SAM riboswitch aptamer (S box leader), 110 nucleotides, folded computationally.
It was read from a public genome assembly, where an Rfam model found it.
Its Rfam family is "SAM riboswitch aptamer (S box leader)". Its family is annotated with regulation of gene expression in the Gene Ontology.
Its mean pLDDT, the model's own confidence on a scale to 100, is 79.
RNA sequence: CACUUAUCCAGAGUGGUCGAGGGACAGGGCCCUAUGACACCCGGCAACCGGCAGCAUAUGCAUCGGUGCCAAUUCCCACGCAAUGUUUUUACAUGUGCGGCAGAUGAGUA
Numbered sequence: 001c002a003c004u005u006a007u008c009c010a011g012a013g014u015g016g017u018c019g020a021g022g023g024a025c026a027g028g029g030c031c032c033u034a035u036g037a038c039a040c041c042c043g044g045c046a047a048c049c050g051g052c053a054g055c056a057u058a059u060g061c062a063u064c065g066g067u068g069c070c071a072a073u074u075c076c077c078a079c080g081c082a083a084u085g086u087u088u089u090u091a092c093a094u095g096u097g098c099g100g101c102a103g104a105u106g107a108g109u110a
Base pairs, nucleotide, nucleotide: 002109003108004107005106006105007104008103013042015041016040017039021032022031023030027077028076029075043070044069045068048066049065050064051061052060053059074102079099080098081097082096083094084093085092086091
């Protein structure tokens, strides 16, 4: 890097260092940020894999290992269908629903 599969509206600091941008991506929006963001350390959350308990493919545990995560739903849109509303006959809109695309993370395969 490719493929398969599960999950993605819950949860997680009033700490330390740093010092300017950051929120994956071209675009549109909306936000976070010198009252110090992002990143790193510590701390925490969770329970995907291992582990442990269990008759168990149920379920549970978090003392240990491998990851992951800790603003906003994956921040929202961008594509399709539906719903609702306005208008009026094909369009426009949306604190709406479902799906798709893209992506993130785990586990596995080549």